[in-house]
Molecule: c-di-GMP-I riboswitch aptamer
Organism: Acidobacteriota bacterium
RNA sequence: CACCGACAAAGGCCAUCCGGCGGCGAAAGCGCCGGAGCGCAAAGCCACUGACCUAAACGCCUUCCGUGAGACAGAAGGGGCGCAGGGUUGCAGCGGUCGCCGAA
Repeated sequence: CACCGACAAAGGCCAUCCGGCGGCGAAAGCGCCGGAGCGCAAAGCCACUGACCUAAACGCCUUCCGUGAGACAGAAGGGGCGCAGGGUUGCAGCGGUCGCCGAA
């Protein structure tokens, strides 16, 4: 220096749950503070591909009432379907970048 990763040491992160909060969000969910804590050697940061969650907007379909000779049409509101540009990396793969410790 490159691997590697110990019943080592110091420190770090944290699923999930509990409590509190946010003139965050349509939702999925996200963020902050405190506590407990399964776990993690990149469970630090970033990109790409896929998977999964949600469906506000948008698109399509449908519909009450009313008007009217007749309801074709229209559609504010309701319902259905589709859709990510919204989310999840503690879901997988792959790549980039930075980094603590030092036994074998």